[in-house]
RNA sequence: GGCCCCAUCGUCUAGUGGCCUAGGACACUUGGUUCUCAUCCAAGAGAUCAGGGGUUCAAAUCCCCUUGGGGCCA
Numbered sequence: 001g002g003c004c005c006c007a008u009c010g011u012c013u014a015g016u017g018g019c020c021u022a023g024g025a026c027a028c029u030u031g032g033u034u035c036u037c038a039u040c041c042a043a044g045a046g047a048u049c050a051g052g053g054g055u056u057c058a059a060a061u062c063c064c065c066u067u068g069g070g071g072c073c074a
Stems, first nucleotide, its partner, number of pairs: 001073007010026004018057001028044005050066005
C1' cells in the first nucleotide's frame, strides 16, 4: 500500500428496511422475603446503534467517506 471482517445500555449480546418508546442476560437502584447477608420474587433506570454524508415514504439494517480494533497478502 491492497483486500476482508467487526463497532448496539456498565459488560455480553439479539436484530439482516416498517411489528409499543431498539429486546434479552448479567451487573446496578428500589421494594418484598430473611434476625442479618446471600439466594429467590417484583418493579425501575440505563443504548437516538463509532462519527459524518447519501439512497428511501421509512435506515441499527443498504451505499460512500472517516475513526478505532482484528485478520490475510505485499

A computed fold for a 74-nucleotide RNA from a Candidatus Wildermuthbacteria bacterium, annotated as transfer RNA. Its Rfam family is "tRNA". Rfam links the family to the GO term triplet codon-amino acid adaptor activity. The organism belongs to Candidatus Wildermuthiibacteriota, within Bacteria. RNAcentral holds the sequence, with entries from ENA.